[in-house]
c-di-GMP-I riboswitch aptamer from a Gammaproteobacteria bacterium, 89 nucleotides, folded computationally. Taxonomically the source falls in Gammaproteobacteria (Bacteria, Pseudomonadati, Pseudomonadota). Model confidence (mean pLDDT): 89 of 100.

């Protein structure tokens, strides 16, 4: 430095669900709690998903209701870029 991941070795992370908390939501942070992960460390650059509070159209029985919009959010949807522990070649 490049490569690869077992039924080892120290240790990591935590899906669904749940409280409690922010948040228009989408989700997000902390308990609990494990489906799983060898990058389930980081990062919204590319795609893609998700939401739509502002904003913009259109209706309207003026309560409102539909539609489009990401400046919101996913990193445990794919790719890409930054870094990392152990082991074997």
């Nucleotide at each position: 430095u490049u490569u690869u991941g077992a039924c080892a070795a120290a240790g990591g992370c935590a899906a669904a669900g749940u409280c409690a908390c922010c948040g228009a939501a989408a989700g997000g942070u902390g308990g609990c709690g494990a489906c799983g992960c060898a990058a389930a460390g980081u990062c919204a650059c590319c795609g893609g998903u998700c939401u739509a509070a502002g904003g913009g159209g259109c209706c309207u029985c003026c309560g409102g209701g539909c539609c489009c919009u990401a400046a919101g959010a996913c990193a445990g949807c794919g790719g890409g870029a930054c870094c990392g522990c152990c082991g074997g070649a």
It was read from a public genome assembly, where an Rfam model found it. Of the family's consensus pairs, 100% are formed in the model.